The prediction has a mean pLDDT of 85. This is a predicted structure of a 524-nucleotide part of an RNA (small-subunit ribosomal RNA, 5' domain) from a metagenome.
Context: one part of a larger RNA
RNA sequence: GAUUGAACGCUGGCGGCAUGCCUAACACAUGCAAGUCGAACGCGAAAGGGGGGUAACCCCAAGUAGAGUGGCGGACGGGUGCGUAACACGUAGGAAUCUGCCUGACAGUGGGGGAUAACUUAGGGAAACUUAAGCUAAUACCGCAUAAGCCCCAAGGGGGAAAGCGGGGGACUCUCGUAGCCUCGCGCUGACAGAUGAGCCUGCGUCCGAUUAGCUUGUUGGCGGGGUAAAAGCCCACCAAGGCAACGAUCGGUAGCUGGUCUGAGAGGACGAUCAGCCACACUGGGACUGAGACACGGCCCAGACUCCUACGGGAGGCAGCAGUGGGGAAUCUUGGACAAUGGGCGCAAGCCUGAUCCAGCAAUGCCGCGUGUGUGAAGAAGGCCUGCGGGUUGUAAAGCACUUUCAAUGGAGGAAGAAAAGCUAAGUAUUAAUACCACUUAGAAUUGACGCUACUCCAAGAAGAAGCACCGGCUAACUCCGUGCCAGCAGCCGCGGUAAUACGGAGGGUGCAAGCGUUAAUC
Numbered sequence: 001g002a003u004u005g006a007a008c009g010c011u012g013g014c015g016g017c018a019u020g021c022c023u024a025a026c027a028c029a030u031g032c033a034a035g036u037c038g039a040a041c042g043c044g045a046a047a048g049g050g051g052g053g054u055a056a057c058c059c060c061a062a063g064u065a066g067a068g069u070g071g072c073g074g075a076c077g078g079g080u081g082c083g084u085a086a087c088a089c090g091u092a093g094g095a096a097u098c099u100g101c102c103u104g105a106c107a108g109u110g111g112g113g114g115a116u117a118a119c120u121u122a123g124g125g126a127a128a129c130u131u132a133a134g135c136u137a138a139u140a141c142c143g144c145a146u147a148a149g150c151c152c153c154a155a156g157g158g159g160g161a162a163a164g165c166g167g168g169g170g171a172c173u174c175u176c177g178u179a180g181c182c183u184c185g186c187g188c189u190g191a192c193a194g195a196u197g198a199g200c201c202u203g204c205g206u207c208c209g210a211u212u213a214g215c216u217u218g219u220u221g222g223c224g225g226g227g228u229a230a231a232a233g234c235c236c237a238c239c240a241a242g243g244c245a246a247c248g249a250u251c252g253g254u255a256g257c258u259g260g261u262c263u264g265a266g267a268g269g270a271c272g273a274u275c276a277g278c279c280a281c282a283c284u285g286g287g288a289c290u291g292a293g294a295c296a297c298g299g300c301c302c303a304g305a306c307u308c309c310u311a312c313g314g315g316a317g318g319c320a321g322c323a324g325u326g327g328g329g330a331a332u333c334u335u336g337g338a339c340a341a342u343g344g345g346c347g348c349a350a351g352c353c354u355g356a357u358c359c360a361g362c363a364a365u366g367c368c369g370c371g372u373g374u375g376u377g378a379a380g381a382a383g384g385c386c387u388g389c390g391g392g393u394u395g396u397a398a399a400g401c402a403c404u405u406u407c408a409a410u411g412g413a414g415g416a417a418g419a420a421a422a423g424c425u426a427a428g429u430a431u432u433a434a435u436a437c438c439a440c441u442u443a444g445a446a447u448u449g450a451c452g453c454u455a456c457u458c459c460a461a462g463a464a465g466a467a468g469c470a471c472c473g474g475c476u477a478a479c480u481c482c483g484u485g486c487c488a489g490c491a492g493c494c495g496c497g498g499u500a501a502u503a504c505g506g507a508g509g510g511u512g513c514a515a516g517c518g519u520u521a522a523u524c
Stems, first nucleotide, its partner, number of pairs: 001524004006520005013370006019363002021328001026326003030323003035072003040069002043066001049060004079281003089205006097198002102194003106190004110144001112142002119134006150159003164186006172180002174177001207253003214244003219241004224236003256278004260271004283304005306317004334360001336359003342356001343354004373403004383394004407465001410460005418451001424444006468513005473494003479508005489496002
């Protein structure tokens, strides 16, 4: 000099864009953060309202709300950096693998069965919850049939699948229906290829310590078996005695890695906040289940610590999600708004959910921009300070005169972009038996904004509301007076102060930066 996720002191007008627990991976009150589908399925309200009825009651709203079975998603998104010196990461390769949804192309989607939740009844329990009996549905579950391709094979053969739902409909059939049948769409099954994602292996790179020199027995390799989606001591039995290490094994310490960031002419050094990729973790430790995918942050089981409820028998919980609280600390924000946009989950869709996200709030924490007026004005006013008492300086500075109104504030008027999609209507194309439906293309009308009383523009009045901080001995730009008297104090280094201190304290003056300025810490 540059830099910072900074803090502290003094000071503080506005805007834009960023950033904001670096410490206790300490403990957490409260709310929200993952749901959705009635076009898979069977049930199905109450209150209040409307209608009918003298009333009991019945009907409508409504097959709505709701719970349940089932499907998909809760493995993404979001957080944190404890652990990890390792194929964790980076880079370059490899072969023995899996891959829901998606894309392409192929073959199918026939016919049956038995249960079970919800519900009802009867119990147990303070609660959490739970037991028994009975009823019922399905795209839930299980056989049968079929098998191009698929799997196994001793090549003869053997094995193995599915599920329906919705829109529309002219003939035709009869059990006259919410039917068959046809067609379209969404699904389902098998197998192939792709895409995407993931698992595995290897070369090289990747901090400090030798005041850590030897380490290792599933250890190193083989054979056989098990196991996995998959290679492998991954695991097991047997056999051999290997394997690593001064080119630093092992041990100890520290640490998430990278793209990058800061600095520097570069080489290098230091760092790894925000953003992006990968990894690890989710109260601590262990375990598996389900699933295409987890050994799963807001799933399950066990153990432990802690907190809470309890009728003492037993139960409940996990903010390193977003806010927020206590604590720790020099130190780090709102218990805000909206799904309008982007993206995600579910759904045919309408739509629902989304503390992702987009916005707003707080903080000079940083960067950038703007303002705090402009011109004129010598009687060089007054006052202050200095003085050699003549004057000098503050100083065109002020006053005065003439203007302007950015920005802020107040009142008023106008006013974007972020929003074109989906849905609707019409036409066309494709499909079809079909002018229906569905899909696609084009056109049209209407609508959808949290921010938002937005940005921005205009009008009104008035210099009106807006400057500080540090320094002035040398380094280093900037000097005098008074006070003090080795005292009080200053200080980054050299050093100042013991009666004329440009170095302490104050004043006047000056210098440098400026909504900041200094100090401290840290890096180059």

The full RNA is in RNAcentral, with records from SILVA.